[in-house]
Molecule: RNase P RNA; transfer RNA
Organism: Clostridia bacterium
RNA sequence: UAAGCGGACCGUGCGGUUGCGGGGAUAAUUAUCCACGAGGAAAGUCCGGGCUUCACGGCGGCAAGGGUGCCGGCUAAUUACCGGUGAAGGCGACUUCAAGGAAAGUGCAACAGAAAUAAACCGCAGCCUUACGGCUGUAAGGAUGGAAAGGCGAGGUAAGAGCUCACCGACGGAGCGGCAACGCCCCGUGCCCUGUAAACCCCACCCGAAGCAAGACUGAACCGCGGAGAUUCUGCCGCCGUCACUUCGCGGUAUAAAUUUACGUCGCUUGAGCGUAGCGGUAACGCUUCGCCUAGAUAGAUAGCCGCAUUAAACGACAGAACCCGGCUUACAGGUCCGCCUUAAAU
RNA sequence: GGCCCCAUAGUUCAAGGGAUAGAACGGAAGUUUCCUAAACUUUAAAUCCAGGUUCGAGUCCUGGUGGGGCUACCU
Numbered sequence: 001u002a003a004g005c006g007g008a009c010c011g012u013g014c015g016g017u018u019g020c021g022g023g024g025a026u027a028a029u030u031a032u033c034c035a036c037g038a039g040g041a042a043a044g045u046c047c048g049g050g051c052u053u054c055a056c057g058g059c060g061g062c063a064a065g066g067g068u069g070c071c072g073g074c075u076a077a078u079u080a081c082c083g084g085u086g087a088a089g090g091c092g093a094c095u096u097c098a099a100g101g102a103a104a105g106u107g108c109a110a111c112a113g114a115a116a117u118a119a120a121c122c123g124c125a126g127c128c129u130u131a132c133g134g135c136u137g138u139a140a141g142g143a144u145g146g147a148a149a150g151g152c153g154a155g156g157u158a159a160g161a162g163c164u165c166a167c168c169g170a171c172g173g174a175g176c177g178g179c180a181a182c183g184c185c186c187c188g189u190g191c192c193c194u195g196u197a198a199a200c201c202c203c204a205c206c207c208g209a210a211g212c213a214a215g216a217c218u219g220a221a222c223c224g225c226g227g228a229g230a231u232u233c234u235g236c237c238g239c240c241g242u243c244a245c246u247u248c249g250c251g252g253u254a255u256a257a258a259u260u261u262a263c264g265u266c267g268c269u270u271g272a273g274c275g276u277a278g279c280g281g282u283a284a285c286g287c288u289u290c291g292c293c294u295a296g297a298u299a300g301a302u303a304g305c306c307g308c309a310u311u312a313a314a315c316g317a318c319a320g321a322a323c324c325c326g327g328c329u330u331a332c333a334g335g336u337c338c339g340c341c342u343u344a345a346a347u
Numbered sequence: 348g349g350c351c352c353c354a355u356a357g358u359u360c361a362a363g364g365g366a367u368a369g370a371a372c373g374g375a376a377g378u379u380u381c382c383u384a385a386a387c388u389u390u391a392a393a394u395c396c397a398g399g400u401u402c403g404a405g406u407c408c409u410g411g412u413g414g415g416g417c418u419a420c421c422u
Stems, first nucleotide, its partner, number of pairs: 002342001004340007012309007020037002023034004039318001043329002046327005051211004055242009065207005070084004085099001086097004100202002105200002107196003121142002123138006150168002153165003169191001170189004175184003215266003221253009273292003277288004348418007357372004365402001374390005395411005
């Protein structure tokens, strides 16, 4: 100088003025004051939870469904996150992984090719034939294909072949290091009949369903008797108990008001919360101390103007809370900082 | 806010992971006819976008884009 890789952050704050929303205080009739008032993704609804409901329990039979997939850690929990191992890509910093099993079984591999569960088109060798050609052996060489049944070198053979040997690979075993995945190293075996499981499946582990428009109270009296029904806990079928629920009928008490699906209130914001400092840990994260309270609307508020500020910028892009939280993914004008790799030139 | 479904020619629909993605209506050209219509023949035209698995993807998986349906007061 050029070109990259990884991580963190901002995307406003303060003051004045006008206007709006719920909350608090005072006052006493609608007035004053106080503090607060859309995001880094509020989005997509992809995951995991908190919370709410499904009345409770038992017995027997038949049958499943979903998710995860190397190891360890963290968490309320996860498939997320952190670290490591292995594999692939990149000169490198780094990135990605849906990373168990094909020797339990079943299925699929079109076209090409001789052949995709063991096959011979060309070729090579031997024998027969005047010749054409035929028979036997072979799978090292060639072709087809994504994949032809371990690779390479030497020996051996009629020609060849793990047929034999050395090395590599595969499988099995011992030792060492590591919590482990796994790694190093030594020995043994001629060793296996290709690929594919985001094909069915096998193995290991985990798992109720529905969702705040969930649900609760009021609006909207009670008691007794009898009958019937329903019940989301993986599904279906059958049986039983409790007497909690609904509905129908009858009777009694209370009272003289009310009428049924229009509303109101709660759920509703103090949280697995946020910030500073210290300690432990490679890290994710955990513990302790101190401090803070920051929208809860219900036809839907959170806005306009002026001025100032900033290591850089802010009128601006992407874009508006609707029960809450932890992650992931996607969109983004304009910017800031830190670390690392490669490259050019000069000293 | 929440829960589900869908996307293939201009339109309406097919297609158990294997060839050249199929058919009808419509379009274009031709034949026939005085000219049209009808009929016959031929022809063009597509998997919403991107990535991944696999030898191979309309189909399987992931993300994005667009469209549609349902959802509050009952026991």